[in-house]
This is a predicted structure of a 268-nucleotide part of an RNA (large-subunit ribosomal RNA, domain VI) from a Gammaproteobacteria bacterium.
Lineage of the source: Bacteria > Pseudomonadati > Pseudomonadota > Gammaproteobacteria.
Context: one part of a larger RNA
RNA sequence: CGUGGGAGUGUUGAGGGACGUCGUCCUUAGUACGAGAGGACCGGGACGAAGCGACCGCUCGUGUACGGGCUGUUCCGCCAGGGGCAGUGCCCGGUAGCGAUGUCGCGCGCAGAUAACCGCUGAAAGCAUCUAAGUGGGAAACUGUUCCCAAGAUGAACACUCCUGGAUCUUAAGAUCCCUGAAGGGCCCUGGGAGACUACCAGGUUGAUAGGCCGCAGAUGCAAGGCGCUCAAGCGCUUCAGUCGAGCGGUACUAAUCGCCCGUGCAG
Numbered sequence: 001c002g003u004g005g006g007a008g009u010g011u012u013g014a015g016g017g018a019c020g021u022c023g024u025c026c027u028u029a030g031u032a033c034g035a036g037a038g039g040a041c042c043g044g045g046a047c048g049a050a051g052c053g054a055c056c057g058c059u060c061g062u063g064u065a066c067g068g069g070c071u072g073u074u075c076c077g078c079c080a081g082g083g084g085c086a087g088u089g090c091c092c093g094g095u096a097g098c099g100a101u102g103u104c105g106c107g108c109g110c111a112g113a114u115a116a117c118c119g120c121u122g123a124a125a126g127c128a129u130c131u132a133a134g135u136g137g138g139a140a141a142c143u144g145u146u147c148c149c150a151a152g153a154u155g156a157a158c159a160c161u162c163c164u165g166g167a168u169c170u171u172a173a174g175a176u177c178c179c180u181g182a183a184g185g186g187c188c189c190u191g192g193g194a195g196a197c198u199a200c201c202a203g204g205u206u207g208a209u210a211g212g213c214c215g216c217a218g219a220u221g222c223a224a225g226g227c228g229c230u231c232a233a234g235c236g237c238u239u240c241a242g243u244c245g246a247g248c249g250g251u252a253c254u255a256a257u258c259g260c261c262c263g264u265g266c267a268g
Stems, first nucleotide, its partner, number of pairs: 001152001005163007015149004021049007033038001051106005059100004066093005071086006109145004117137004164267001165178005179265001184262004188204005209255003212251005218244003225238005
């Protein structure tokens, strides 16, 4: 921009894409077959490999804005307690999120029409012949059935709902004037399991959108100070303490203020 008024919501599916794999074992059955050695088709079942998708309750990894330990040095006047720097100084753990080594799921089956090939009936050609008329079987390939995208499918689809003044000239999807700016959308702001930007989604006081605060979960592992014991290092009690990012819930304390713009008025 189009989809012959504008808008919101929900669909249809032309078309496109994805998937499509393989192995071992049990059984049928030591059967058919074979002198024996050996050893099936067909059918039924179990367990896996790799691949793909989703997820984070479990396991494991990461987790430089979380907790703790340790060394050197410097600063906070000193002790104590801390801050900075040393690759996050080094080390031990670890929430959310993300991930796989973790968990769950998928491939099936069926139908249609076929390829090579195998047939039935059957002439040309008194026979024969699967083919010429006619008619069956038959593959991981093809078309469906499963999943995803999808009406710019310009062949532009469908359904529901919402919105749309007056006068004059006049009879034109017309012009002029007055009034008006609908439904709905956007700008802007708070954010996000959404994201390069954009888009998308949740909200904007009739409010829990983010921050703060409170509680809980969870992490670390028992703070500082005090008291006691001890030559000291240190230990015990106070103390399952103290501290704490992203998680869950609550709460208007802070910030989403006030507003502005687009979009019209029957397309006949």